[in-house]
Predicted 3D model of a 73-nucleotide RNA (transfer RNA) from Candidatus Yonathbacteria bacterium RIFCSPHIGHO2_01_FULL_51_10. NCBI's taxonomy places the organism under Bacteria, Bacteria candidate phyla, Candidatus Yonathiibacteriota. Its Rfam family is "tRNA". Rfam links the family to the GO term triplet codon-amino acid adaptor activity. The coordinates come from a structure-prediction model, not an experiment, and the mean pLDDT is 82.

């Protein structure tokens, strides 16, 4: 230098054909307990890597850039 893949909640990851962004774990609150743990219930947490484009509508499609990984040179 070229090719491919990935980037979504604190962590690990879903998200189908473009149409209200989700799960598990963690942390928080409540119940339970003398207390802790376990268990149950609840609530919170997101500029979907960045910028632009297409569209009535973009996490999803297109372009550029960045980071990480693999392969080729």
């Nucleotide at each position: 230098g070229g090719g491919c893949g990935c980037u979504u909640a604190g962590c690990u990851c879903a998200g189908u054909u473009g149409g209200u962004a989700g799960a598990g774990c963690a942390a928080c609150u409540c119940a339970u307990u003398u207390a802790c743990a376990c268990u149950g219930a609840g609530a919170a947490g997101g500029u979907c890597g960045c910028a632009g484009g297409u569209u009535c509508a973009a996490g999803u499609c297109c372009u550029g850039c960045a980071g990480c990984g693999c392969c080729c040179a």